[in-house]
């Protein structure tokens, strides 16, 4: 200090690619007017952001729009769902503990009702890489839903014990 191997990090709506699709190069066949098929090789493509992680075990097409495009297919992961434990919130009751219900996982039980919220790509315009397919940065602008978030309002939800007056 290279260079190969392992292991780790890092990313989680995130990651790969054996199929399709689409490019360059080689070849072959076919045309020769100019396509065009097929093979090997070497790429490219292959889901837009919102939202969402206590801890084990299990499990599998894990919420929402936005777009109409292979965003088609295939694999893996995955913050989701169940169960058990922890921790916590509301409840009868002003404290405390224990049970029960419901709920959360840094938040405030359920049911109704209303209000609000800088979303991406796309689409325009500029630069940068590549012979090419296509890829990447910048700035402009517009538009969402949700079991997301904050906020009004209304209604409604349990025992026992113990201290203390």
């Nucleotide at each position: 200090u290279u260079u190969u191997a392992u292991a780790a990090u890092a990313a989680a709506g995130c990651g790969c690619c054996a199929g399709g699709g689409c490019u360059g190069u080689g070849u072959u066949u076919g045309g020769u007017g100019a396509a065009a098929a097929g093979c090997a090789c070497a790429g490219u493509u292959g889901a837009c952001g919102a939202g969402g992680u206590g801890g084990a075990g299990g499990u599998u097409c894990a919420u929402c729009g936005a777009g109409c495009g292979u965003u088609c297919g295939g694999c893996g992961g995955a913050u989701g769902c169940c169960u058990c434990c922890c921790g916590g919130u509301u409840g009868u009751c002003a404290c405390a503990c224990u049970u029960c219900a419901a709920c959360c996982g840094c938040a405030g039980g359920u049911u109704c009702a209303a209000a609000u919220g800088u979303a991406a790509a796309c689409c325009a315009a500029a630069g940068a890489g590549g012979c090419g397919a296509c890829u990447c940065u910048u700035u402009g602008u517009c538009c969402a839903a949700a079991u997301c978030a904050u906020u009004u309002g209304a209604a409604u939800a349990a025992a026992g014990u113990g201290a203390c007056c």